[in-house]
Context: one part of a larger RNA
RNA sequence: UGACGGGGGCCCGCACAAGCGGUGGAGCAUGUGGUUUAAUUCGAUGCAACGCGAAGAACCUUACCUGCCCUUGACAUGUAGCGAACUUUCCAGAGAUGGAUUGGUGCCUUCGGGAACGCUAACACAGGUGCUGCAUGGCUGUCGUCAGCUCGUGUCGUGAGAUGUUGGGUUAAGUCCCGUAACGAGCGCAACCCUUGUCCUUAGUUACCAUCAUUUAGUUGGGCACUCUAAGGAGACUGCCGGUGAUAAACCGGAGGAAGGUGGGGACGACGUCAAGUCAUCAUGGCCCUUAUGGGCAGGGCUACACACGUGCUACAAUGGUCGGUACAGAGGGUCGCCAACCCGCGAGGGGGAGCUAAUCUCAGAAAACCGGUCGUAGUCCGGAUUGGAGUCUGCAACUCGACUCCAUGAAGUCGGAAUCGCUAGUAAUCGCGGAUCAGAAUGCCGCGGUGAAUACGUUCCCGGGCCUUGUGCA
Numbered sequence: 001u002g003a004c005g006g007g008g009g010c011c012c013g014c015a016c017a018a019g020c021g022g023u024g025g026a027g028c029a030u031g032u033g034g035u036u037u038a039a040u041u042c043g044a045u046g047c048a049a050c051g052c053g054a055a056g057a058a059c060c061u062u063a064c065c066u067g068c069c070c071u072u073g074a075c076a077u078g079u080a081g082c083g084a085a086c087u088u089u090c091c092a093g094a095g096a097u098g099g100a101u102u103g104g105u106g107c108c109u110u111c112g113g114g115a116a117c118g119c120u121a122a123c124a125c126a127g128g129u130g131c132u133g134c135a136u137g138g139c140u141g142u143c144g145u146c147a148g149c150u151c152g153u154g155u156c157g158u159g160a161g162a163u164g165u166u167g168g169g170u171u172a173a174g175u176c177c178c179g180u181a182a183c184g185a186g187c188g189c190a191a192c193c194c195u196u197g198u199c200c201u202u203a204g205u206u207a208c209c210a211u212c213a214u215u216u217a218g219u220u221g222g223g224c225a226c227u228c229u230a231a232g233g234a235g236a237c238u239g240c241c242g243g244u245g246a247u248a249a250a251c252c253g254g255a256g257g258a259a260g261g262u263g264g265g266g267a268c269g270a271c272g273u274c275a276a277g278u279c280a281u282c283a284u285g286g287c288c289c290u291u292a293u294g295g296g297c298a299g300g301g302c303u304a305c306a307c308a309c310g311u312g313c314u315a316c317a318a319u320g321g322u323c324g325g326u327a328c329a330g331a332g333g334g335u336c337g338c339c340a341a342c343c344c345g346c347g348a349g350g351g352g353g354a355g356c357u358a359a360u361c362u363c364a365g366a367a368a369a370c371c372g373g374u375c376g377u378a379g380u381c382c383g384g385a386u387u388g389g390a391g392u393c394u395g396c397a398a399c400u401c402g403a404c405u406c407c408a409u410g411a412a413g414u415c416g417g418a419a420u421c422g423c424u425a426g427u428a429a430u431c432g433c434g435g436a437u438c439a440g441a442a443u444g445c446c447g448c449g450g451u452g453a454a455u456a457c458g459u460u461c462c463c464g465g466g467c468c469u470u471g472u473g474c475a
Base pairs, nucleotide, nucleotide: 001475002474003472004471005470007469008468009467010466011465012464013463015459016458019423020422021421022420023419026314027313028312029311030310031309032308033307034305035304042053043052064300065299066298067297068296069295070294073125077124078123079121080120081119082118083117086103089100090099091098092097107114108113127289128288130287131286132285136283137282138278139277140276141274143272148187149186150185151184152183153182154163155162156161167178168177169176193266194265195264196263198234199233200232201231202230203229204228208223209222212221213220237260240254241253242252243251244250316416320375321374322373323372324371325370332363333362334361337356338355342351343350344349382413387408388407389406390405391404392403393402429451430450431449432448433447434446435445
């Protein structure tokens, strides 16, 4: 000077408390450990690994295993030779591959040849998801959006170093004010950026419809007021008033206002810590393999299953299940695509073919809600696992191993021990909708709107953190 203390003081955070809903019990989904296996590829491992890399493993992916093959190689550059490239058909084979075969003679040319591409040979070399994240770059997590971390000059100290940055107030904030051997400055904080909330201007189609006609329908004429769209602006600054305060910074209350003291949300992450994570995104030093640790193919595996844990979904019901009727979103996607009307099918779906490169057409019926009927506390008209049968779709191909539909079946489960998690407002809870990936395959992920609470006395305690101070003699 730090670090640490079951030392002290001050302060903060869904940290506790006050509340609401969960997890831990059940079934299933998914990840992990373990075990098994020819292989169950690899990585991630307290918080900060475990619906994580993976925004999607039937083949491919794929790195793993078994078997069959190749050795200048699937890929790059260079040398030499041959042939345009390319293409048809057949045979063997699981295929890779091997053998045979048909058509084709193109482009530029100084007629020597050349360009692109293919084949052959040898050698330089290629190749490696092989090892080392404790050799590295880059990127990322975490403390933590915590309020800190430093520097120049000066001053003090023999020196390490101190001061500034401490103190009195204040703030979300090293935010600001005052004081002060310090005076200034930098990286952080805040602001500048995006979005949302109000208004104005401009514009008016594909959006909208108040007035006038018209219609089944903003459908058509018409209109640009309103909604909306998308470009520009205004607006909020403790600006105004009162009080408190050191007359300061600021705090409390009020007015006006769509919004009030950072309005809500996002992006943005200081010096550093964890030899944190990643050599399997990529790049890269060193080491290793080179007829194999490289390359091709088929099949299998990554989907195994006594068990243990994490994260979720669905439930255990009446604030509910079911049947009928009837409303109201937002944000997105679409041409190898989205697919309307209409017809067939109980349905998944099939036929059909209009429109749409989209404010035009389409996915697309929002669901909870509301209005009626029924069920009457029952393992049930709750719950839907499992299994049998019959199908649909995608795709060369659904056996290992897809999703969905219909009929039948109808398991556990009656609210969950110790323990433990999230959340302070349009939040929790609850309800549906969309998208990325993607041929197909979400209960995951990323977004969107609908309905919409309870509670916070307070800081004694648990956890984490900030500042000052003290002890230890740990570095």

Predicted 3D model of a 475-nucleotide part of an RNA (small-subunit ribosomal RNA, 3' major domain) from an uncultured bacterium. The RNAcentral record of the full RNA draws on ENA and SILVA. Its Rfam family is "Bacterial small subunit ribosomal RNA". Gene Ontology terms of the family: structural constituent of ribosome and ribosome.